[in-house]
The RNA shown here (transfer RNA) has 72 nucleotides and comes from uncultured Rubritalea sp. The prediction has a mean pLDDT of 81. Rfam family: tRNA. It is annotated as a transfer RNA.

RNA sequence: GGGCCCAUAGUUCAAUGGAUAGAACAUCGGUUUCCGGAACCGAGGAUCUAGGUUCGAUUCCUAGUGGGCCUA
Numbered sequence: 001g002g003g004c005c006c007a008u009a010g011u012u013c014a015a016u017g018g019a020u021a022g023a024a025c026a027u028c029g030g031u032u033u034c035c036g037g038a039a040c041c042g043a044g045g046a047u048c049u050a051g052g053u054u055c056g057a058u059u060c061c062u063a064g065u066g067g068g069c070c071u072a
Base pairs, nucleotide, nucleotide: 001071002070003069004068005067006066007065010025011024012023013022018055027043028042029041030040031039048064049063050062051061052060
């Protein structure tokens, strides 16, 4: 230099173009306990960036950024 794949919550992952973007763990609050842990209940928290297509985009297209792999 060329090619391919990936980017969603603090972490690991879902979401076949139609929802209020969901789960687990973690964090915080509550119940319980002499205290803590465990258990149960609840809360906050995310679509890498910029364009395009569409009535509607996490999803499709283009460019960029970052990461990984292959190849010369």